[in-house]
Context: one part of a larger RNA
Formats: sequence, structure tokens, C1' cells
RNA sequence: CUCUCGCUAAGGAACUAGGCAAACUCGCCCCGUAACUUCGGGAGAAGGGGUGCCGGCGGUGUGGCAACGCACCGGCCGGUCGCAGUGAAGAGGGUCAAGCGACUGUUUACCAAAAACACAGGACUCUGCAAAGUCGAAAGACGACGUAUAGGGUCUGACGCCUGCCCGGUGCUGGAAGGUUAACGAGAGGGGUCCGCGCGCAAGCGCAAAGCUCCGAACCGAAGCCCCAGUAAACGGCGGCCGUAACUAUAACGGUCCUAAGGUAGCGAAAUUCCUUGUCGGGUAAGUUCCGACCUGCACGAAUGGUGUAACGAUCUGGGCACUGUCUCAGCCACGAGCUCG
Repeated sequence: CUCUCGCUAAGGAACUAGGCAAACUCGCCCCGUAACUUCGGGAGAAGGGGUGCCGGCGGUGUGGCAACGCACCGGCCGGUCGCAGUGAAGAGGGUCAAGCGACUGUUUACCAAAAACACAGGACUCUGCAAAGUCGAAAGACGACGUAUAGGGUCUGACGCCUGCCCGGUGCUGGAAGGUUAACGAGAGGGGUCCGCGCGCAAGCGCAAAGCUCCGAACCGAAGCCCCAGUAAACGGCGGCCGUAACUAUAACGGUCCUAAGGUAGCGAAAUUCCUUGUCGGGUAAGUUCCGACCUGCACGAAUGGUGUAACGAUCUGGGCACUGUCUCAGCCACGAGCUCG
């Protein structure tokens, strides 16, 4: 000097990204406990007091049934010792305000425990049973020895209040008049071969029946697509410019262009705000964070849910209380190791 442990004057977060770490608190009994709330909670809220030992009195049960003993209860009175009585050890720090997620749970075995996953609850959709769906060339099995209050898929995620407009595109569902459309059917027409006929001295050339064979037009031909509707808790989408009020400013109002329709409620510098440390208020001596507002939402917004919410959280953010070697600023001590000497 390093590791682990103990103590520390005065101060008490000045440390630091951040009270990280440490300290405080701690059992039991009594008193007493706020906002808020889903009336269960919040609560061990918070905040106080007591606690040893000795003697006396008391209560319950039991033996005895008179005294007395045993077990238990814990009330009252008195006394007594220490700095200190849950005398050592083990044994909550607490509070206020926000964000997120309702909650208990689950997870990256070995860097992430979370606001991620799950979850009850909600919704859409498929499925009538040889169900849909899944595994499997198949047999067969699961679903299920279940039967729509059931089973599968997808989204959302307790609860409260709610969940607006758009079906033009994509998807899905329904429709079937018309257009398009495959194989198959059909077979006009044509090709190859060739009996045979003609020509030729011959080689061969021309025509060419039947058969075999190849090509093949019209016509016929379903779903699908085009088409017509429906459907957004299906995928998704939810405007621009100009003018206008008796100060100014602003624009309830008007005009115009475009669209399938132009963002309703609620929320909003937010886990979302670029400009931005926005502006105002609060808290501080001083606050890019925090809380409350405003709204100019670069680029919130309604089950890719919106907004609230008691309770809950090894969650995240800010404040203050207690407490402390985190710090001012360092000192001392203990065990072991390194190191030095032997």
C1' cells in the first nucleotide's frame, strides 16, 4: 500500500451521473395514526411511551377443598441497581410528488428482471362434429372420450369514463348479369407415310385411297380475375391556401382547391417537442432535471386502444426528514495475504 472488519472530534450529501456504499431503524406490549380509496385497504402509515430485578396484591383452571401447591393470565401497588434492561446475537429507515405497468406471477441458465412476456377481463373471427385447427406421404393421433356457456386463431390487457370520421387502395365475406379464362370435349382445315394411277430407258418425279400418325380454327368449358355490394376492436388513413370583429391581437364567420374521409372526446414541450435550458408559476442562495400550467402537437389520439385510477413494484424520476467516513480530510485499530528481513 491492497483486501476484509471495527471506531472517530466538528460538520452532515458539501461526495457523486446518482446517497452508490455504509449508517440510522429493528423484537414484544400500549397509545396513536393523514390524504386518498375499488371501503378490502392505505397501516407496522406517520409519531410517541414502556421493557431488568425484588416484594406484595389480583384473576382463570386444577389438586386439595383449611392452610397450601401446580399450570396459565397478565392488571395494580411498592422497592431496587446500572451510562445503558428485546443490556450479547438474530429482527422494518421513513415521507411527499410524478412516469410506466392494474395486481401475484414470467424472462435473456453465464453482462439486461424491466415500462418486456403472461394475466383475469374485453372484442373480432373460424368451427355443427369424420368440427375447425395441428402433427403425419399414410394408417393414425391430438383437438376431446370435449360439442358453440365448447374448441382454434388474432388483437387488446384489472377497474372507471369512453372508444369518433373514412370501405377510394389492400384483405376478407357475399353476389352473379356481362367481359376474360385452363384441361377436357369438338373437329373446319392441313402435314407425314403410302396401296394405286400417270410420266420416264432408269434413277426418280407428280397426284394420291384406306390405314396409321402429327398439327389444328370455330364452338363448348369452372373457379379465379375484371365487375357489383358489405366489412375498420380487418391492414390501414384521418388536408391546403386566402380573407374577416369599433386599439391591437386573434378569428366564432366567409371564400376557394383537393380528398375515401380530413383527427371527435380526452391528453399534450409528454418514455412522444426538432427549434428548446420554449414561456409562466412552484421548489433552491443558485434548478438543461422535477412538479403545476400554457398549446406554436417538427412528428399525441381513441382495443398497433385514449384518458383517469386505490392497491401493488429488488422498476424509473424529482424533493425533503432521519442517518451516517460518501465527502471536508483524514486518523486509529483488528485478522489474513502480498512486501521486507531471517

Large-subunit ribosomal RNA, domain IV from Frankliniella occidentalis, 342 nucleotides, folded computationally. Its mean pLDDT, the model's own confidence on a scale to 100, is 86. The source organism's lineage runs through Eukaryota, Bilateria, Ecdysozoa, Dicondylia and Frankliniella. Its Rfam family is "Bacterial large subunit ribosomal RNA". Rfam links the family to the GO terms ribosome and structural constituent of ribosome.